[in-house]
RNA sequence: GGGGCGUUAGUGAAGCGGUUAUCACGUCACCCUUUCAAGGUGAAGGCCACGGGUUCGAAUCCCGUACGCCCUA
Numbered sequence: 001g002g003g004g005c006g007u008u009a010g011u012g013a014a015g016c017g018g019u020u021a022u023c024a025c026g027u028c029a030c031c032c033u034u035u036c037a038a039g040g041u042g043a044a045g046g047c048c049a050c051g052g053g054u055u056c057g058a059a060u061c062c063c064g065u066a067c068g069c070c071c072u073a
Stems, first nucleotide, its partner, number of pairs: 001072007010025004018056001027043005049065005
């Protein structure tokens, strides 16, 4: 240089064109407990790497850029 895959809450993952983006762990509050842990209930936290395009509608499809990983010269 060429090709492929990936980028979504603090962390890890799901979501593959159509209501308010879902789950686990973590965080916070309350309950439970003599206390802690465990357990229960609830809450906060992401507008989906960035920019553009397609579409009535995009995290999802297309193009470019950035970063990471793999293959290849």
The RNA shown here (transfer RNA) has 73 nucleotides and comes from a Pseudomonadota bacterium. The RNAcentral record of the sequence draws on ENA. Rfam family: tRNA. Gene Ontology term of the family: triplet codon-amino acid adaptor activity. RNAcentral records the identical sequence in 3 taxa.